[in-house]
C1' cells in the first nucleotide's frame, strides 16, 4: 500500500510520573478533583489452540452455532464524541437547520 470484517455494548475513586489530550478540519469537550506515557488490574472475543453440537466430506479435514478465556493482538470519557462528500424527506426561506441512508477518512483485527 491492497483486500475482507467490525464499530450506540463492555472495562479502576489503583501505583509511578507530571501537561496535555480527544487522528485531521470546523465544533464541542476532557484535564492539577491529575492529560499523555509506563505498570498492574479490568473488558472483549478478531486470530491461533481447546470443548460441545449440526451439516458436508476428496476421511487429512472443512463450515455453521454455542461455550470457555491459559496464548497473539486490541480496547479501557463522550456513537468512530459530532462533523466534513453525496442522496432523500421535513422545516424555514436564496441559505440554513433537523432526521435517515450511503460514501470518504481514520481505528482495530485477519490475510496479501
Nucleotide at each position: 500500500u491492497c483486500u475482507c470484517a467490525u464499530g450506540a455494548a463492555g472495562a479502576g475513586a489503583a501505583g509511578c510520573u507530571g501537561a496535555g489530550g480527544g487522528a485531521c478540519u470546523g465544533g464541542c469537550c476532557c484535564a492539577u478533583u491529575g492529560a499523555a506515557g509506563c505498570u498492574c488490574g479490568g473488558c472483549a472475543a478478531c486470530c491461533a489452540a481447546c470443548c460441545a453440537u449440526a451439516c458436508u466430506a476428496u476421511c487429512g479435514a472443512g463450515u455453521g452455532u454455542g461455550g470457555a478465556a491459559a496464548g497473539g493482538u486490541g480496547c479501557u470519557a463522550a456513537a468512530u464524541c459530532c462533523u466534513g462528500c453525496a442522496a432523500a424527506a421535513c422545516a424555514a426561506a436564496a441559505u440554513u437547520g433537523u432526521u435517515u441512508u450511503g460514501a470518504a477518512a481514520a481505528a482495530u483485527g485477519a490475510g496479501a

The RNA shown here (SAM riboswitch aptamer (S box leader)) has 112 nucleotides and comes from uncultured Sporosarcina sp. Its mean pLDDT, the model's own confidence on a scale to 100, is 82. The RNAcentral record of the sequence draws on MGnify.